[in-house]
RNA sequence: CCCUUAGAGUUUGAUCAUGGCUCAGGAUGAACGCUGGCGGUGUGCCUAAGGUAUGCAAGUCGAGCGACCCUUCGGGGGAGCGGCAGACGGGUGAGUAAUGCACAGAUAUCUGCCUUAAAGUCCGGCAUAGCCCCACGAAAGUGGGAGUAAUUCCGGAUAGUCCCUAAAUCUUUUAGGUUUAGGGUAAAGAUUUAUCGCUUUUUGAUGAAUCUGUGUCCUAUCAGCUUGUUGGUAAGGUAAAGGCUUACCAAGGCUAAGACGGGUAGCUGAUCUGAGAGGAUGGUCAGCCACAAUGGCACUGAGAUACGGGCCAUACUCCUACGGGAGGCAGCAAUUAGGAAUUUUGCACAAUGGGGGAAACCCUGAUGCAGCGACACCGCGUGAAGGAUGAAGAUUUUCGGAUUGUAAACUUCUUUUAUAGUCUAACAAGUUCUGAGUGGACUAUGAAUAAGCACCUGCUAACUGCGUGCCAGAAGCAUCGGUGAUGCGUGGGGUGCAAGCGUUAUCCGGAAUUAUUGGGCGUAAAGAGAUGCGUAGGCGUUCUGAUAAGUUUAUUGUUAAAUACUUCAGCUCAACUGAAGGGAUGCAAUGAAAACUAUCAGAAUUGAGAUAGAGAGGAGUAAGUAGAAUUCCCGGUGGAGCGGUGAAAUGUGUUGAUAUCGGGAGGAAUACCAGUGGCGAAGGCGACUUACUAGCUCUAUUCUGACGCUAAGGCUCGAAAGCGUGGGUAGCGAAACGGAUUAGAUACCCGUGUAGUCCACGCUGUAAACGAUCUUCACUAGAUGUUGGAUAAGCUGAUUUAUGGAAACUUGUUUCUGUUUAUCAUCAAGUUCAGUGUCGUAGCUAACGCGUUAAGUGAAGCGCCUGGGGAGUACGGUCGCAAGACUAAAACUCAAAGGAAUUGGCGGGGACCCGCACAAGCGGUGGAGCGCGUGGUUUAAUUCGAUGGUAAUCGAAGAACCUUACCAAGGCUUGACAUAUAGCUGCAAAGCCCAUGAAAGUGGGAAUCCUUCGAGGGUGCUAUACAGGUGCUGCAUGGCCGCCGUCAGCUCGUGUCGUGAGAUGUAGGGUUAAGUCCCGAAGCGAGCGCAACCCUUAUCCCGUGUUAUAUGUGUCUCGGGAGACUGCCUCGGUAAAACGAGGAGGAAGGUGGGGAUGACGUCUGGUCCUCAUGGCCUUUAUGCCUUGGGCGACACACGCGCUACAAUGGCCGGUACAAAAGGAUGCCAAACCGUAAGGUGGAGCAAAUCCUAUCAAAGCCGGUCUCAGUUCGGAUUGAGGUCUGAAACUCGACCUCAUGAAGUUGGAAUCGCUAGUAAUCGCAGAUCAGCCAUGCUGCGGUGAAUACGUUCUCGGGUCUUGCACACACCGCCCAUCAUGUCACGAAAGCUGGGGGUGCCCGAAGUUAUCAUGUCUCGCUUGCGAGAGUAGGUAACGAAGGUAAACUCGGUGAUUGGGAUAAAGUCGUAACAAGGUA
Repeated sequence: CCCUUAGAGUUUGAUCAUGGCUCAGGAUGAACGCUGGCGGUGUGCCUAAGGUAUGCAAGUCGAGCGACCCUUCGGGGGAGCGGCAGACGGGUGAGUAAUGCACAGAUAUCUGCCUUAAAGUCCGGCAUAGCCCCACGAAAGUGGGAGUAAUUCCGGAUAGUCCCUAAAUCUUUUAGGUUUAGGGUAAAGAUUUAUCGCUUUUUGAUGAAUCUGUGUCCUAUCAGCUUGUUGGUAAGGUAAAGGCUUACCAAGGCUAAGACGGGUAGCUGAUCUGAGAGGAUGGUCAGCCACAAUGGCACUGAGAUACGGGCCAUACUCCUACGGGAGGCAGCAAUUAGGAAUUUUGCACAAUGGGGGAAACCCUGAUGCAGCGACACCGCGUGAAGGAUGAAGAUUUUCGGAUUGUAAACUUCUUUUAUAGUCUAACAAGUUCUGAGUGGACUAUGAAUAAGCACCUGCUAACUGCGUGCCAGAAGCAUCGGUGAUGCGUGGGGUGCAAGCGUUAUCCGGAAUUAUUGGGCGUAAAGAGAUGCGUAGGCGUUCUGAUAAGUUUAUUGUUAAAUACUUCAGCUCAACUGAAGGGAUGCAAUGAAAACUAUCAGAAUUGAGAUAGAGAGGAGUAAGUAGAAUUCCCGGUGGAGCGGUGAAAUGUGUUGAUAUCGGGAGGAAUACCAGUGGCGAAGGCGACUUACUAGCUCUAUUCUGACGCUAAGGCUCGAAAGCGUGGGUAGCGAAACGGAUUAGAUACCCGUGUAGUCCACGCUGUAAACGAUCUUCACUAGAUGUUGGAUAAGCUGAUUUAUGGAAACUUGUUUCUGUUUAUCAUCAAGUUCAGUGUCGUAGCUAACGCGUUAAGUGAAGCGCCUGGGGAGUACGGUCGCAAGACUAAAACUCAAAGGAAUUGGCGGGGACCCGCACAAGCGGUGGAGCGCGUGGUUUAAUUCGAUGGUAAUCGAAGAACCUUACCAAGGCUUGACAUAUAGCUGCAAAGCCCAUGAAAGUGGGAAUCCUUCGAGGGUGCUAUACAGGUGCUGCAUGGCCGCCGUCAGCUCGUGUCGUGAGAUGUAGGGUUAAGUCCCGAAGCGAGCGCAACCCUUAUCCCGUGUUAUAUGUGUCUCGGGAGACUGCCUCGGUAAAACGAGGAGGAAGGUGGGGAUGACGUCUGGUCCUCAUGGCCUUUAUGCCUUGGGCGACACACGCGCUACAAUGGCCGGUACAAAAGGAUGCCAAACCGUAAGGUGGAGCAAAUCCUAUCAAAGCCGGUCUCAGUUCGGAUUGAGGUCUGAAACUCGACCUCAUGAAGUUGGAAUCGCUAGUAAUCGCAGAUCAGCCAUGCUGCGGUGAAUACGUUCUCGGGUCUUGCACACACCGCCCAUCAUGUCACGAAAGCUGGGGGUGCCCGAAGUUAUCAUGUCUCGCUUGCGAGAGUAGGUAACGAAGGUAAACUCGGUGAUUGGGAUAAAGUCGUAACAAGGUA
């Protein structure tokens, strides 16, 4: 000075955290798509430092010079000599990682023009270009001769504060100043007479040169580099220090703070972004550097190793008479190529600046302007006000409307811009003159000339219609699209921005996602196996003093301008520009302070170490010893098996096994003790003894005196397996073999068995080497174990001192005993040190959990991580005998991968409980015949639906026609049915008659209603809207239903716990049929379910009394009530209960029996063919009518039933007892006929009255049959009938006679039932003309057996456990193989680039040297000296050639793995005990 930090989507069923991917913002020298009115200011080859036609970009001076030309006689032009300038200005960024740049310093230096000051400018001379002549050449150009001028060149003189040499002296002792002596070096003139020049010295300024410090990208898969290299001496060279160069001497110099090498790159002021710290960039403008076709070289000059100068080499282009020449746009325009892409062959020197000149002036593609491009920023406009009948059109609609929308039309107004014209400020600074280009004011016309782009599922502002149908397509991420797409395409509408809008690319941000600010490492990625020893490095106890390197502070200099910021100002505003101000965190210099760090010096003891005394230990190494067991061998006994498994077999055994006893051999390992016990750095260590070695603990104020901590690289150790050499080998045991198991079984199980396991010596160097937790130090509640020490109140024991008592006798001894002193020993509460466990507070953690042995709070150091896969892989390097180890990528691919915890579901996990679930029983099914249903097949059609449980005597409580939906044929088209409108016709129409036809229908005919005579009703026809659809979608739906399941569960409010999903309540202990109840409890309550309330039934009471009842307080009917509640007793149960067992009473006893009643939800369960309904489809047909057929077919398979197989029976005769239901197109009595079905008949009854219906059958009594395919069984078939119905062939039921099939109790398997139940017996009803009914729904009669119990099967409930499942185990998921695609590695080779090295060759040039001719001077006139030099030689030297290597690419038959893709193949490895953890 500024005024400041924003998130979201996506892993999951849901959650928290980790972690990546993606988005919203800003920016650009941009490009692309669509669109496009104006102006201002900027900006414009980022690619090929590729190639360039044409023009221009550096000239000027006649006041330096002489010829020449022209002339108006004033002058002008102009080649050449000469001077100054062409080293500036302009371009580009190839090279360059430091000979560069930035900042701060330094000096051993030079500096044209300019400036300060001093002095001077004298005398001479020789050439030469131009010009003229000659010659060569195509040209470019060149050579020779004659002769000439100057501010060209040269000689001489003079000069100093200049230069060189020498000496003295001063100072801050050195490249310094001063003084003296000797020697040496200058000059140019011009003109208008006032200036400009020239020479020497000097001052300053400017510019340049060199040196130093600091900073300046990636890579260690580049670790060693260097011979002029590092230093010295001497010389040379330079403007100048210096290995800059040379000779000699020494052997140095750089490097882990990254040398050397490789890659990339001009650097900076600044620009973009960001809260900042940072990150990225270096285009325009400005400073510096480098370059000028490529490479090398010098010359001239004040300055160059020179973009528009020179020489040489190379490549390329052009000219040529083929002999030879010319050229360099990375100056401005322009062109070509390249590319996604970047402008005019413009005007002017008017302004600013530059060069020359005394000046006028000339030159200037610098510059000023204009042109092109929406490339960027800024500004303006495309009109303003009013205007509802909310016009038309469009879109949509629930058809009413709504939206577009005051929008338009229309009325009034304005004129920026546009078009046309008139007049003139400003850029002019400067009294005159000067405008390339820009521009101001005014007038007229007239809304006139001017809007698009993207988006509209969420993030993210904005919604609907149609089309499409996992197609076409979209997409930044998540994802969208499989027939109702707000996501695709399009219309309407809306949102955002606006002359632009989107897309793409790149940078920063968000990203705390490399974390200095500001992250992590137990389980998510991450602590190296030990860090045992230890180097560098980093860090380091207390006190005192000194210094001032770090540190703090003050001042000074610098940090160019521009930019950025603040204020003010100028263009109408803004962009843009100007002025002033502050800052620029940096660097340097000078001064100050002394706390901290550091350094030096001196002390200290608590860190560390040492000493002494104790102690524990599977610590290590070596040697020796021991007993038990296995195996083998020998011998004895003995005699048939042993062994092994789920079960077996292989194996072994009469040549004697196994078993048992005795003896022997050999190898390996050390039972018990043994313990979250010990030791060790880790790996690891376990019989006993000895020797050697290391560490640890405790105690002691004894000693040293910071000696310490950590530790990159380094060294060492390091399980098992493996490797090498040599031993050893009992048991075990990879590989291998055999036996089983199995679909297979290269496995699990069994029998053998080699390497190996063991020892010695080497190697390897890795493990889930784990506490998945680096080392060290300090601090921060406890409780309770255990191991090793120290200390210790005290108990006990022994010895001992003193003393009392008793006893014995040997009378002073012994023994016993009490008290007491001291010492020792065992044990030991407690305290304390060091280890090792468990629980736990605070705190931490995503949670789990950790918690003085931290994952708490701090300090020091090291190591490591940055999405998943590819991959711990490739290549390279190092190590290894090998196996392999260490180090360690990329392309490509995905939007996740992973952690902890939650709720479910599941488990060939666990615990508890229930159910005709099993068990115990009874009876069946499965075998036969028949009936019904289904599948399949067939068919013109065999209509459709239902398909494990939860379809299959189901929809269907009645398919001969109808039903009927199917098929064939024949017909109708506003229709068989509904509503409406308009028109027409007739007053009738329908009906009737006739013809035709299978019928429907078609054609024709006759007849003719009411009426107020307008019309209306009704009806018909025509036309239009529409009707109709058992057509599709039950995965668009409502309703209804099935199953789990009449299972006991499912939830909510509030509170509490948890970051949260969630939990608690509803987990515990009892109990129940029950989440039923009780107790307890951070829960307290409530709801839907359970139960109860409802119906029925069993008993009683009251009322009622028709049609029941001879009578009756009976029975019966109807209606109403009572009764049953664990209420009472005993026992159990408990703190008390709930509750359970038994009993009494009672018709009934523990929900008395039965029914109705079905929670939240699941099965995308079933039904669009009951009905309703969205959408789609159909409309002379998928609609409607009719006849006939089909739904009834028949090799076969399945399900549900009936009848049987017989004596508990069949048949015949007699005889007894129900309940419930139905009846008018009905039930039908008596009587008569028929063998019978039935017929005739007609009483009674709309029903407690009459009828079905004597109401039954099994039963009971009597008889017969006598175990047979029968007097069982009745199928099938023949004949004759009855009934219903238009109709009985396909296709009805029943009756009579005859016929008399299979079947002698049913394999595997499977179903029902727990009491008035099973079993068995008949009766009734619905549907219905009749019937396929043996079905279904009800009714009563007779009337059992069994349940030890919950191990197992099935289903369900609760709790718990594991999970990689959540579409939830019918889950998930792995590997090979096959096919396609993609990128990568290896590879015989082939090929290209790069930088060096050795050798060869050696241009131009420079240096050295030799030296012809030339010039000058001197004189001894043919000699000497000097100058410069053609030429020769030598050294250096670019390009080139060659040799062997190095390095980086390209390509490569083939090959290797990797990734990915659709529903492929084969198995099932992992997730549950995943079926062998």